Notes: The prediction has a mean pLDDT of 84. The RNA shown here (SAM riboswitch aptamer (S box leader)) has 116 nucleotides and comes from a soil metagenome.
RNA sequence: CUCAUUCAGACCGGCAGAGGGACUGGCCCUUGGAAGCCGGGGCAACCUUCGGAGCUAACCACUUCGAAAAGGUGCCAAUUCCAGCGAAAACCGGGUAAGGGUUUUCGGGAGAUGAG
Repeated sequence: CUCAUUCAGACCGGCAGAGGGACUGGCCCUUGGAAGCCGGGGCAACCUUCGGAGCUAACCACUUCGAAAAGGUGCCAAUUCCAGCGAAAACCGGGUAAGGGUUUUCGGGAGAUGAG
C1' cells in the first nucleotide's frame, strides 16, 4: 500500500504499585489494585484442514454453505465504550428566517486485527 472483518464470544493466580480505555471531547474502569511482566485457562476461526452445493465435458481455480482446532497470529469491561467529517428525516428552540440543539438512519474518515 491492497483486500477482508470490526453491535457475537471469552478470566483466574503470582510479581508489581498508579494509571488505563489509540488521539481529541464525553463517559467510564481502577488502592476492593491500573499499565506492564510471568504462569495457567478460555474465546474465535484470519491463515490451515475436511466435506456439501454452484460453475466445468471433467479437473484445477473461484464462489457459497457447513464442520474441525494440532500449528501461526489475534483476542478475553462497556458495539472499535460513544461521538469526531458529510448528508437526510423527525423533533426542540427561534420572529416567518438564518444560524443552533437533540435523536435516528445512511455514507465516509481514523483506529484495530488478519492475509498478501